[in-house]
RNA sequence: CUGACCGAAAGGCAAAAUCAGGGAAACUUGAUUGCGCAAAGUUAUGGGCCUAAAACUCGAAAUGGGUCAGGGCCGCCAGACUGCCGAA
Numbered sequence: 001c002u003g004a005c006c007g008a009a010a011g012g013c014a015a016a017a018u019c020a021g022g023g024a025a026a027c028u029u030g031a032u033u034g035c036g037c038a039a040a041g042u043u044a045u046g047g048g049c050c051u052a053a054a055a056c057u058c059g060a061a062a063u064g065g066g067u068c069a070g071g072g073c074c075g076c077c078a079g080a081c082u083g084c085c086g087a088a
Base pairs, nucleotide, nucleotide: 007085012037013036017032018031019030020029021028022027035075041081042080043079045078046077047076048073049072050071055067056066057065058064
């Protein structure tokens, strides 16, 4: 220096739920908590999924129907970038 022991140990992140806030909604922010994750770090680039305010349209009308992301999900999959600890 490398490998094994070893995702052992020590750490990290934080699902659902609850409370408070933002948002039309999806969802999201903070706190408590701890489902899980060796990239459950970052990124909406590709695919996929969620929502439909506005807009357009249908309807006599409705708190109605339809279409559609420029909204959202990285803890859906992939790509790109970055990356800690490991004793005897």
The RNA shown here (c-di-GMP-I riboswitch aptamer) has 88 nucleotides and comes from an Anaerolineales bacterium.
The model forms 95% of the base pairs in the Rfam consensus.